[in-house]
Context: one part of a larger RNA
RNA sequence: GAUGAACGCUGGCGGUAUGCUUAACACAUGCAAGUCGAACGGGGUUACCGGAUCUGCGAACUUCGGUUCAAAGAACUGACUAACCUAGUGGCGGACGGGUGAGUAACACGUGAGUAACCAACCUUAUACACUGGAAUAACACUGGGAAACCAGUGCUAAUACCGGAUAUUAUUAAAUCCAGGCAUCUGGACUUAAUGAAAGAUUUAUCGGUAUAAGACGGGCUCGCGUCUGAUUAGCUAGUUGGUAGGAUAACGGCCUACCAAGGCAACGAUCGGUAGCCGGACUGAGAGGUCGAACGGCCACAUUGGGACUGAGAACGGCCCAGACUCCUACGGGAGGCAGCAGUGGGGAAUAUUGGGCAAUGGACGAAAGUCUGACCCAGCAAUACCGCGUGAAGGAAGAAGGCCCUCGGGUUGUAAACUUCUUUAGGCAGGGAAGAAUAAAUGACAUUACCUGCAGAAUAAGCCACGGCUAACUACGUGCCAGCAGCCGCGGUAAUACGUAGGUGGCAAGCGUUAUCC
Numbered sequence: 001g002a003u004g005a006a007c008g009c010u011g012g013c014g015g016u017a018u019g020c021u022u023a024a025c026a027c028a029u030g031c032a033a034g035u036c037g038a039a040c041g042g043g044g045u046u047a048c049c050g051g052a053u054c055u056g057c058g059a060a061c062u063u064c065g066g067u068u069c070a071a072a073g074a075a076c077u078g079a080c081u082a083a084c085c086u087a088g089u090g091g092c093g094g095a096c097g098g099g100u101g102a103g104u105a106a107c108a109c110g111u112g113a114g115u116a117a118c119c120a121a122c123c124u125u126a127u128a129c130a131c132u133g134g135a136a137u138a139a140c141a142c143u144g145g146g147a148a149a150c151c152a153g154u155g156c157u158a159a160u161a162c163c164g165g166a167u168a169u170u171a172u173u174a175a176a177u178c179c180a181g182g183c184a185u186c187u188g189g190a191c192u193u194a195a196u197g198a199a200a201g202a203u204u205u206a207u208c209g210g211u212a213u214a215a216g217a218c219g220g221g222c223u224c225g226c227g228u229c230u231g232a233u234u235a236g237c238u239a240g241u242u243g244g245u246a247g248g249a250u251a252a253c254g255g256c257c258u259a260c261c262a263a264g265g266c267a268a269c270g271a272u273c274g275g276u277a278g279c280c281g282g283a284c285u286g287a288g289a290g291g292u293c294g295a296a297c298g299g300c301c302a303c304a305u306u307g308g309g310a311c312u313g314a315g316a317a318c319g320g321c322c323c324a325g326a327c328u329c330c331u332a333c334g335g336g337a338g339g340c341a342g343c344a345g346u347g348g349g350g351a352a353u354a355u356u357g358g359g360c361a362a363u364g365g366a367c368g369a370a371a372g373u374c375u376g377a378c379c380c381a382g383c384a385a386u387a388c389c390g391c392g393u394g395a396a397g398g399a400a401g402a403a404g405g406c407c408c409u410c411g412g413g414u415u416g417u418a419a420a421c422u423u424c425u426u427u428a429g430g431c432a433g434g435g436a437a438g439a440a441u442a443a444a445u446g447a448c449a450u451u452a453c454c455u456g457c458a459g460a461a462u463a464a465g466c467c468a469c470g471g472c473u474a475a476c477u478a479c480g481u482g483c484c485a486g487c488a489g490c491c492g493c494g495g496u497a498a499u500a501c502g503u504a505g506g507u508g509g510c511a512a513g514c515g516u517u518a519u520c521c
Base pairs, nucleotide, nucleotide: 001520002519003518005517006516007515008514009513012391013390014389015388016387017386018384019383020349025347026346027345029344030343031342034092035091036090039089040088042086043085044084045083046082047081049078050077051076053074054073055072058069059068060067061066099303100302101301109227110226111225112224113223114222115221118220119219123216124215125214126213127212128211129210131165132164133163134162140155141154142153143152144151145150171196172195173194174193175192177190178189179188180187181186201208202207229275230274231273236266237265238264241263242262243261244260245259246258247257248256278300279299280298281297282293283292284291285290305325306324307323308322309321327338328337329336330335355381357380358379359378363377364375365374366373367372394424395423396422397421404415405414406413407412428462430457431456432455433454434453438448465510466509467508468507469506470491471490472489476505477504478503479502480501486493487492
C1' cells in the first nucleotide's frame, strides 16, 4: 500500500459498488419455463333463434264462481351461428437464461494452426415441388382395481400426429469416361446409366407455414505445435498396453470397440505415483524485473443428493426418464413421494456475510400472425460505515485574557478567541408546494416514485469520535502504585521522586471514523 474481511469503541447525510471466503451440510414454505384455439377433435360459459311448462302487467267476455287472449319474467330443453375459456392430442421451447467450484495437473484452459475426417433447429438467399390413398389413438363414454400415487379393459373420434403409393435435382449409393488439383489415404468439376429417398395445412384472403437441394450466417465436434504448481525421503510404468490387417460403431478421424497378427510404447529433457488446484482476461503490490491472488464483471470448462444408464431431439439433460445407494416424508403396510451448488428464507457450521420485498415500465429471452402470456434473467427498492468518493456538524468579530479545570518557584502560566456576547449564513436534515428524463409513440403505457431536481419557510438550530504522547515516531506534566498491579511491534519499562503501568489536565495524529487482528506485496 491492499482486502468479498472480522473484532473493540464510536457513529450525521448522500452517491456508486460489494455482501456464506466455513458444511458441493440438511432443507419447511412460496415463486424461478412456458406458450400456441390462426394445427386438431371434444367439453364448458354467454349471446341470438325456437319449443313445451310455470308465474301473470294488462285486455276481452261473464251466470261475478270464473273462462279466454296475452306483454314480460323464471328454470328446463333443441339446432345453426358467434364470442370467450380450456383438460387432452399436436408444434416450438424446457440443451438458453440462472447457480456452484466438488472433481480435474488434463488438449481442461490460454495462444496459434488444421479439419482433403465433421454436424448444424431457428434465421437469410436461390431453385424446384406440395399428387393420391390408408390404418389408428388420446380426449370422451362405460366397467373394474387401488388408502393414495395412479392403473387396466371395452367402445367411439380428429389433426400440421402416424403409415403406404406416385413424382424429383446440383441429394445418396453403385458403375463407366474425361478434365483439373493436392497432402499418402484422396479432392473438385463435366457427362451417361441404374437404384433409393419428400411434403401439411391454417386463415379475418393480407399472409403464415410444409418438402428437397445448394449456399451463407450463428453455434458446435475432433486433431495438433507451444505454454500451464509441488515432492526423487515417488525410478521404473504399461496387455487394448504400442503398432498393423479386417470389420463394427460414430456427424466425423481414431484401440473408440471386436477378432487376428507383431512386440511394442513412455521415462532422469522426470514417466509412474503422491500432494495441492477449476483455467484465463485480469486484480494487488513493486521504479522495474518479479512476487501473490483468480471475490465482483467477461470468456472457457466441469458439476447438479452419490454412482451408473439410455430415451427424445438439430443439440442433453439442475427444476426430464430408468436402476442402485444413503437420507427425508406419506401409508389402509400392499405401496408411493422428494432432491434450493435458481430467488428469497430456515436449521447447522462459523470470527463472519442481507428481504420468505416491488415490477415486467426498460433491456433481453421463450411461444404466438397478432393482441398477449410467461420470465426471482433483468430493472428497482430494503438491510450492512463492508469499501471508495463527496458533504456537514457553522461563519466573522470578540479580553493583556471571565468562571471552572490543571500546573506553580504563589509572582504567575496554561486550557484560550476557546467560551460568553454581537452580527450573519442555512449546505445536509425537517415542513409545505411544484416536478422530470428514463417512453421506443399519432395516442396509450413508469415498478422505481411521498424519486432526482426546483421554489418557499423556521431556526445554530438535529450531528465527533478514536488512537497515541521513552526511542524508532509527531506529541509532557501532576497524582496514585512500588519488580506489585500492569505495559510491550522491537529495544525494553515497573524494586518510593515512573514523560514507558493507572487516572487527570494538556498535546499530537487521523476523522464518521479510529484502532487491533489476519493475509499478500